[in-house]
RNA sequence: AACAGAAAAAGGCAAACCAGCGGAAACGCUGGGACGCAAAGCUACGGAUCUAGAGACCGAAUUUCGGUUAUGACCGCCGAGCCGCCACG
Repeated sequence: AACAGAAAAAGGCAAACCAGCGGAAACGCUGGGACGCAAAGCUACGGAUCUAGAGACCGAAUUUCGGUUAUGACCGCCGAGCCGCCACG
């Protein structure tokens, strides 16, 4: 330095759910709360997934209705990039 994560230590994060706030929504933030996590640290770069108010497109037909679509969301879905604690081997 690379691989891999057995035992342990110091610490760390926090699913569901609840409350408040923001958002059209997906979802986010704060507090509570712990299902889990060795990258459950960071970056939406590729794919997947979620959302569709506005915009665009399509269809109906009329002052609207329906559908498609990411530029929105998600890194606790998979991959990629960057950085990092401990430590048998």
c-di-GMP-I riboswitch aptamer, 89 nucleotides, folded computationally. The coordinates come from a structure-prediction model, not an experiment, and the mean pLDDT is 87. The model forms 100% of the base pairs in the Rfam consensus. Its Rfam family is "c-di-GMP-I riboswitch aptamer". Rfam links the family to the GO term cyclic-di-GMP binding. The sequence was found by an Rfam model in a public genome assembly.